[in-house]
RNA sequence: CGGGAUGUAGCGCAGCUUGGUUAGCGUACAAGUCUGGGGGACUUGGGGUCGGAAGUUCGAAUCUUCUCAUCCCGA
Repeated sequence: CGGGAUGUAGCGCAGCUUGGUUAGCGUACAAGUCUGGGGGACUUGGGGUCGGAAGUUCGAAUCUUCUCAUCCCGA
């Protein structure tokens, strides 16, 4: 320098193919219940401007362009 992959809650991921009406799951965290306590189980709750910017559209995590970080391949 060229090509490719990944980026979504503290952590690990799904959702993108086919744009659509609350952005979810596990775990962690907080509160409550059960238990003599611990551990554990169950219920409820908080936490995201989907890496960043711009564009297209009535509507973007999803499409387009640029860009950043990490990783892989090639030169």
This is a predicted structure of a 75-nucleotide RNA (transfer RNA) from Sedimentibacter sp. Its Rfam family is "tRNA". By type it is a transfer RNA. Gene Ontology term of the family: triplet codon-amino acid adaptor activity. Rfam describes the family as follows. Transfer RNA (tRNA) molecules are approximately 80 nucleotides in length. It was read from a public genome assembly. Its mean pLDDT, the model's own confidence on a scale to 100, is 80. NCBI's taxonomy places the organism under Bacteria, Bacillati, Bacillota, Tissierellia, Sedimentibacter.